Predicted 3D model of a 1474-nucleotide RNA (small-subunit ribosomal RNA) from an uncultured Lentisphaerota bacterium.
RNA sequence: AGAGUUUGAUCCUGGCUCAGAAUGAACGCUGGCGGCAUGGAUUAGGCAUGCAAGUCGAACGAUCCCGCUUGCGGGAUAGUGGCGAAAGGGUGAGUAACGCGUGAGUAACCUGCCUUUAGGUUGGGGAUAGCCCGGGGAAACCCGGAUUAAUACCGGAUGUGGCGUUCUGCUUAGUUGCAGAAUUGCUAAAGUCCCGCUUGCGGGACGCCUUUAGAUGGGCUCGCGUCCUAUUAGCUUGUUGGUGAGGUAACGGCUCACCAAGGCUACGACAGGUAGGUGGUCUGAGAGGAUGGUCACCCACACUGGGACUGAGACACUGCCCAGACUCCUACGGGAGGCUGCAGUCGAGAAUCUUCCGCAAUGAGCGAAAGCUUGACGGAGCGAUGCCGCGUGAGGGAUGAAGGCUUUCGGGUCGUAAACCUCUGUCACUCGGAACGAAGAUCUGACGGUACCGAGAGAGGAAGCCACGGCUAACUACGUGCCAGCAGCCGCGGUAAUACGUAGGUGGCAAGCGUUAUUCGGAUUUAUUGGGCGUAAAGGGUCCGUAGGGGGCUUGUUAAGUCUGGUGUGAAAUACCUCGGCUCAACCGGGGAAUUGCAUUGGAAACUGACAGGCUAGAGCAUCGGAGAGGAGAGUGGAAUUCCUGGUGUAGCGGUGGAAUGCGUAGAUAUCAGGAGGAACACCGAAGGCGAAGGCAGCUCUCUGGACGAUUGCUGACCCUGAGGGACGAAAGCUAGGGGAGCGAACAGGAUUAGAUACCCUGGUAGUCCUAGCCGUAAACGUUGUACACUAGGUGUGGGGGGAUUUGACCCCCUCCGCGCCCAAGCUAACGCGAUAAGUGUACCGCCUAGGGAGUACGACGGCAACGUUAAAACUCAAAGGAAUUGACGGGGGCCCGCACAAGCGGUGGAGCAUGUGGCUUAAUUCGAGGCAACGCGAAGAACCUUACCUGGGUUUGACAUAUAGUGGACCGGCUGUGAAAGCAGCUUUCCCUUCGGGGCCAUUAUACAGAUGCUGCAUGGCUGUCGUCAGCUCGUGUCGUGAGAUGUUCGGUUAAGUCCGGCAACGAGCGCAACCCGUGUCAUCUGUUGCCAGCAGGUAAAGCUGGGUACUCUGAUGAGACUGCCCGUGUUAAGCGGGAGGAAGGCGCGGAUGACGUCAAGUCCGUAUGGCCUUUAUGUCCAGGGCUACACACGUGCUACAAUGGACUGUACAAAGGGUUGCAACACUGCGAAGUGAAGCUAAUCCCGUAAAGCAGUUCGUAGUUCGGAUUGGAGUCUGCAACUCGACUCCAUGAAGCUGGAAUCGCUAGUAAUCGUGGAUCAGCAUGCCACGGUGAAUACGUUCCCGGGCCUUGUACACACCGCCCGUCACACCAUGAGAGUUGGUUGUACCAGAAGUCGUCGGACCAACCUAUUCAGGAGGUAGGCGCCUAAGGUAUGGCUGAUGAUUGGGGUGAAGUCGUAACAAGGUA
Repeated sequence: AGAGUUUGAUCCUGGCUCAGAAUGAACGCUGGCGGCAUGGAUUAGGCAUGCAAGUCGAACGAUCCCGCUUGCGGGAUAGUGGCGAAAGGGUGAGUAACGCGUGAGUAACCUGCCUUUAGGUUGGGGAUAGCCCGGGGAAACCCGGAUUAAUACCGGAUGUGGCGUUCUGCUUAGUUGCAGAAUUGCUAAAGUCCCGCUUGCGGGACGCCUUUAGAUGGGCUCGCGUCCUAUUAGCUUGUUGGUGAGGUAACGGCUCACCAAGGCUACGACAGGUAGGUGGUCUGAGAGGAUGGUCACCCACACUGGGACUGAGACACUGCCCAGACUCCUACGGGAGGCUGCAGUCGAGAAUCUUCCGCAAUGAGCGAAAGCUUGACGGAGCGAUGCCGCGUGAGGGAUGAAGGCUUUCGGGUCGUAAACCUCUGUCACUCGGAACGAAGAUCUGACGGUACCGAGAGAGGAAGCCACGGCUAACUACGUGCCAGCAGCCGCGGUAAUACGUAGGUGGCAAGCGUUAUUCGGAUUUAUUGGGCGUAAAGGGUCCGUAGGGGGCUUGUUAAGUCUGGUGUGAAAUACCUCGGCUCAACCGGGGAAUUGCAUUGGAAACUGACAGGCUAGAGCAUCGGAGAGGAGAGUGGAAUUCCUGGUGUAGCGGUGGAAUGCGUAGAUAUCAGGAGGAACACCGAAGGCGAAGGCAGCUCUCUGGACGAUUGCUGACCCUGAGGGACGAAAGCUAGGGGAGCGAACAGGAUUAGAUACCCUGGUAGUCCUAGCCGUAAACGUUGUACACUAGGUGUGGGGGGAUUUGACCCCCUCCGCGCCCAAGCUAACGCGAUAAGUGUACCGCCUAGGGAGUACGACGGCAACGUUAAAACUCAAAGGAAUUGACGGGGGCCCGCACAAGCGGUGGAGCAUGUGGCUUAAUUCGAGGCAACGCGAAGAACCUUACCUGGGUUUGACAUAUAGUGGACCGGCUGUGAAAGCAGCUUUCCCUUCGGGGCCAUUAUACAGAUGCUGCAUGGCUGUCGUCAGCUCGUGUCGUGAGAUGUUCGGUUAAGUCCGGCAACGAGCGCAACCCGUGUCAUCUGUUGCCAGCAGGUAAAGCUGGGUACUCUGAUGAGACUGCCCGUGUUAAGCGGGAGGAAGGCGCGGAUGACGUCAAGUCCGUAUGGCCUUUAUGUCCAGGGCUACACACGUGCUACAAUGGACUGUACAAAGGGUUGCAACACUGCGAAGUGAAGCUAAUCCCGUAAAGCAGUUCGUAGUUCGGAUUGGAGUCUGCAACUCGACUCCAUGAAGCUGGAAUCGCUAGUAAUCGUGGAUCAGCAUGCCACGGUGAAUACGUUCCCGGGCCUUGUACACACCGCCCGUCACACCAUGAGAGUUGGUUGUACCAGAAGUCGUCGGACCAACCUAUUCAGGAGGUAGGCGCCUAAGGUAUGGCUGAUGAUUGGGGUGAAGUCGUAACAAGGUA
């Protein structure tokens, strides 16, 4: 510090996800030791049991025990009394608050114990608990009587002082404080112990009282800070203030009476939700964000609610009273209790420990002290919960062991790893020793016989977890087969899964490792630092304007902001730096810095603010001038449509792609004249003008707003923006009343269509128009808020002014304000913007934060309604999107080509047959091929074989290959039986080499293995088809672009061609094109046998038959020739094109071979090869028979025909190219013939196949199902072959079917081509209408490129990229999910009114009762008090009625998701109606 994920690829926007750190964690697997920390986060749910607050006999009486027992001493403690119990400890329910934090104030206050100042501590009195007696009760406990003490209680004295009152001085906002003076007022106490002397008395210690000051702790007040919601906008009656009184330690509506009517709020009151706050903690570069467990400070609470008492302090965790809920005891009458103290228990929960030891230390309470108490605390225990440290060994050791895994079978790897050898001894273990912590001379240690030290033994007791497709370090095998499963995101899995499961290996971390949850980070993804708003989400429809924010030049003052210095504070701990202590570290200690803040004080005065003054450049006013569809009202004009009346006139009109509905003989349309009425204003007219926007258009008048220019003068910052608010605001719509020509939702009809609730046509109502009012929205768009300033130019246009010139005007130059276009810099993701900014800045406002759900629901506000404004969530997805790129596509455009169409010729589709396919059938009808590019295709040839299929019979190392081991023997051959054969069973015959071991060969047994036309062509190689012989496909360098990419390859010509030329930020190159190759066409040279025969000779019935020759034909090799080379024209002086000459051939001469990058997961595992899988007495192999040849049918490809351009017969002429020894076979004979018998020649330019046929000459047939046609069938044969039944070909005789030129549709062909005629070959024993090849005869037509099909180039649009056979929308149906409404039902919370009202304070009464003081001899009375009564307040409770909120609800609404459902086809191309 980034990465993955939208796309075919790119850039951007934007979300989602990951890597990091952290945790009071939990879960899974695993687990050796120690140190230090840490551990009920959920039910502030309920709690058994024990402990957690006592102490003092030196306050007091009393009782008991002990020592010696004279007296004295020691000890214990129930009670009275004192102090403490308000601390310490726990928890976070409540609380949005002066609760907390920070800083101030208290002149408005208190403060036990402690320190300190000045004094005092005198003299009396009456009770009471305990104890004893009696009584009640189950208990808790209570009552009565008698008696007693105090540092308990009471009053009196004294009064240093204090308080009160008065006065003076200083002070203060102030009777506010301080000091002083006066004063007749008020106000105190307690003793105990020790020592001396012991008789008063004196001293000391601890107490007590008054008082001063302090310290400490607290109360109260104030400034500032402190969460979310505005779908909470108004709240408040003790409320706000005053006067007086009460109350408090103290101010105060704290309380009360009276008076006034205030107080708070957009700087967020009130309401609702949530929450203890802070120091800090986690994260982060920081700013921030999240958090508040342990530790520390503050607050709050103590079963729930209320209340006071005591006290210095409480409205009191282990005190009291009352109410309530719950639990327990009970004799049923009544009582007891409060773990949110430490342990522990139950419950709920994913989840959180021992009912431990000790007061030794630190601290707290009491005590004079000794000491006692202390679940505070110190320790131990449990938990890998965290942090830190250590160990599980170290060195050597290669036959690289065994074994595992893998393998290309060679090996590789685990791996120096192990074994083995030599060592060490941390931890753990055993034994021995043994602390610091103790302060304080002695004594005192829970931890603890612990840390630590020494010795001993022995490698022994101690390694796992996760991951390994990318992100992200780490790969193979097997299993599985869209199954099982994985997954943080992208995504894996459908038979070769580095992604599932297992194994081996590897990587990472390590006593832990992973997962889950949560927080921050990454995320600049809420943007102060540090984002945006033309098209990605985002500018308010427009203007005016309130609050607010911002604001020109200059002078002075001030000092609020600002800057600087000082002071106080900012607790400690934490974090940082440094030093030190535990062996290190974690941990702990000392010191420092820091604590960015607040308060206060001194200073500065530039800037901002405030105040005062001045200025004119901003803004405004005045004067003059012209422009304009600016607005409102009134009037008025012509053209046109329609209607009405009349005239002319006759059969149609109208409308459309074509029609029809409609109108018209009752006279339409057309045409003329007149009239009515409504609406809109042609031309001018424009990139034009005006307006804030919406918007504004005939002409005239009236009223009226704004902008602009020019000139001088005036005011003197009066300005900009603008949350709320107000006004305006197209169309449609609404209300009321008018109006209504044309147009025209709805509606009707006619068409179109599969349908057509549409597009088209004919009609047509609301509406459109006017008046008055409402609505308040638009793609209200420049998708661009307003204002101001600055930053190159060019050009056009509207309005004004100036200059120059002119008689005047135009042109020209300058300038201000508008409206446009093109561009510089700059900006932008790009497109683009570019002085009218989307550039550079300033000010203010509005708005955005992934897509969908949704601009929806609920609520509120507005509206007559329609609806508008404001505006969520659940749920769901990993994208949604912008711009540009390359393709592909378009019922987009342009250019061009092709037997693509057209022009022609001949076919197919109809018939019969052949052949292939589908289907059907079958035991099997083997398999493959499937639009073009499967279908006379694989198959260049299924009777057996082939053969892969079926039935049946056999066989299992096999029909075939190699190797090893063992046994036997030749093998081969012949024969017999059986059998359909294969086979089985038997008989017979019979070796070679040798180093003498054996080997070769064969058979057999066993093991490795063979074998498979079994599967996968979607695992493959190779080969092939196709687009297409189409002209394309690319690269290097350079340049352009952020990039994908572009350029080149586009453009203008031209070509069959990316062929060539020209131009050009391109220059070159490669694969294709062309050429090179083959055949053919002309010639030359060479070669002359088996070819040829001109000349010579011989010869035949004839014949190159013979001699001879090599001229010609020809054979087959080498060359020549053709190159737009020449001429004319044209074209850019080009490429080229047109014409011509010459030439055998002319513009690629003709034909072939040759097939770029790629496409179709095209075809082929059944040609061969090959991975994987499957099979192994079978899916192998052998054999016989059958099948592949079936047959209601359908299709493809062909053959033969339908006839006279023909059939039949007779005669007769002319080829090319091939084949031949398991062969071709002349010739002769036989047969009507297929053929047979014999047989020459030929391994071939020699011999043979071998008569070419159409043609030509002639005869016949005469338009007919025929002398056409030949199917079918009967009979007889031939040939091949082991064998022609299923199932061959051919021959002869007989038979003589359909068919008379073929519907829709469709195929081939542009010249030696189509058509037609025959010939040969491969395969092959035999079998050809198929295939491949050969020649003979030999046409017609092409105007042309509009259309169909296919293709090429350029361009355009795109929501397509599996690429239009694409994408994609909505209803309906089904399933699931969340949600709104809903008669209601049921909880929670809260308000208001009323009822009732415990305890208790306060007030009042107090007739009952009462020791202290007073009076009194007593009785008694007084003062005072107690019980009790009443009253105010008031908790829980009750009744009624509201608000808010949750759950649930028949039914219902839409929404989301779902592999293949239904109906259409709305959008994306002109998406077929933009």